[in-house]
Molecule: RNase P RNA; transfer RNA
Organism: Candidatus Azotimanducaceae bacterium
């Protein structure tokens, strides 16, 4: 000084003035409230609703099919398709990124078009013996039959190991050396896996599981308009359908559990309140254990909670013309937007020293 | 907030156990009939199969993340 790699952080700051929604004190009011101070008020993604899970209801979710998800090992966690190490395959000069990566020699299923031929295949051009015919003295060329051959060409995404040497009538794992595959034995390693120092196999076992499957794991549904409890209001109705071997709870089926009628549609009535709610698998820091993900132990520290639904407006100064975007029952993750800045580690390239 | 389903030509829909070049009807254009217009007849153009990535030889069709749009969904007798 250029180009890039990872990892973490902020996302306008300060001052006043006037609201807006919650909580607490203090004063006056029978009470409704009414005034006054004090303090708190949107994210890193709150979002998409992709997946985990708390909570709630149904049995403290129980047995099977059946669906469905998850796929390398090992760890982490409440879990998890998530994170953390590690292993094979893959980009890259490199720091490093990326991986849906179990099984195709369990069983089916598929592969158009082209191609001879598409799965323990296949003679269409080439090669080659051997046979007849023709032409030649002859070597030896053509015709045609019958075979052989996967070396050579052409199709294809894909055509049943490579290379060489010997063999052969021409080839071929036919044979043999090398390399590559496979199964077994051994070393290392907790395992995925790697080694190549043994031994056996001439190769038998192409592709596709984001096809059916097979293995091993996991999953009950339903959702805060879950749910509890006050008040209030009526036409306490009607039509279909099921009914004790049966119906709902229960939203796949059966079985088991619990009740005793039930389902849908159509009338009808109330849409006011409080609970559920926010202190939690929770934040900061220190120490310890561990490569790490994260776990332990101590001290601090409370940080929105609305229900037409708040978090805003003006004003000065700096700065700048400023992004994506707006809690709704909560957490743990993934993903997807996102102007602009800051800090740190570290590769490469060039040049000085 | 909450669950669900859907996206193909201007409109309305087929096609989804991957396979040759994605089809129908209105509709549009252009002939022909008519004096003319319509209908009827006969030709014809028009598709990023909501985007983008991925699996596979091959994708409208299967995965997966994104965009859109539609519907459902208090409480009581």
């Nucleotide at each position: 000084a250029g180009a890039g790699u990872c990892a973490g952080c902020c996302g306008a700051a300060c001052a006043g003035u006037c609201g807006c929604c919650g909580g607490c004190c203090u004063u006056c009011u029978u009470a409704c409230g009414a005034a006054g101070g004090c303090g708190g008020g949107a994210g890193g993604a709150a979002a998409g609703u992709c997946c985990g899970g708390g909570c709630u209801c149904c049995a403290c979710a129980g047995g099977g099919c059946a669906a469905g998800g998850u796929g390398c090992c090992a760890g982490g966690u409440a879990a998890c398709g998530c994170c953390u190490g590690g292993g094979g395959g893959g980009c890259g000069c490199g720091a490093g990124c990326c991986u849906a990566c179990g099984g195709a020699a369990a069983g089916u299923g598929c592969a158009g078009c082209a191609g001879a031929g598409a799965g323990u295949a296949g003679a269409c051009c080439g090669c080659c013996a051997c046979g007849u015919c023709c032409g030649g003295c002859a070597a030896c060329g053509g015709a045609u039959g019958c075979g052989g051959u996967a070396a050579g060409g052409g199709u294809g995404a894909a055509a049943c190991g490579g290379u060489g040497c010997g063999g052969u009538a021409a080839g071929a794992g036919c044979g043999c050396a090398c390399c590559g595959c496979g199964c077994g034995a051994g070393u290392g390693g907790u395992a995925a896996c790697a080694c190549g120092c043994c031994g056996c196999g001439g190769c038998u076992a192409g592709g596709u599981a984001a096809a059916c499957c097979c293995c091993a794991c996991c999953u009950g549904g339903a959702g805060c308009a879950a749910g509890g409890c006050c008040a209030a209001a009526u036409a306490g109705g009607a039509a279909u359908c099921c009914c004790a071997u049966g119906a709902u709870g229960u939203g796949g089926c059966c079985c088991g559990c619990a009740u005793c009628g039930g389902a849908u549609u159509c009338g009808g009535g109330u849409a006011g309140g409080c609970c559920g709610c926010u202190c939690g698998a929770g934040g900061u820091c220190a120490c310890c254990g561990g490569u790490g993900a994260c776990g332990g132990u101590g001290a601090c520290c409370c940080u929105a909670g609305a229900u037409g639904a708040a978090u805003g407006a003006c004003u000065g100064u700096u700065g700048a013309u400023g992004a994506c975007a707006g809690a709704a029952c909560c957490c743990g993750g993934c993903u997807u937007a996102c102007a602009g800045g800051c800090u740190g580690a570290c590769u490469c390239u060039a040049u000085u020293u | 907030g909450g669950c669900u389903a859907c996206g193909u030509a201007g409109c309305u829909c087929a096609g989804u156990u991957g396979g040759u070049a994605a089809g129908a009807g209105c509709a549009c254009a252009g002939c022909a009939c008519u004096c003319a217009u319509a209908a009827c007849g006969c030709u014809g153009g028009g598709g990023u199969c909501g985007u983008u990535g991925g699996u596979u030889c091959a994708a409208a069709u299967c995965c997966a993340a994104c965009c859109g749009u539609a519907g459902c969904u208090a409480c009581c007798a």